[in-house]
Molecule: transfer RNA
Organism: Candidatus Moraniibacteriota bacterium
RNA sequence: GGGCCCUUAGCUCAUUUGGUAGAGCACCUGCUUUGCAAGCAGGGGGUGAUCGGUUCGAGCCCGAUAGGGUCCA
Repeated sequence: GGGCCCUUAGCUCAUUUGGUAGAGCACCUGCUUUGCAAGCAGGGGGUGAUCGGUUCGAGCCCGAUAGGGUCCA
């Protein structure tokens, strides 16, 4: 320098061909306990890496940029 893949909640990851974004763990509150943990019930949290384009509508399609991984030179 070039090819390919990845970037979504604090963390690990889903989101089957475009139609209001979810799970587990973590966090908060309550119940339970003498207390803690575990368990049960409820709750908060996302400009979907950044910018632009296509579309009535983009996490999803297209381009550029940035970061990471891998292969080739």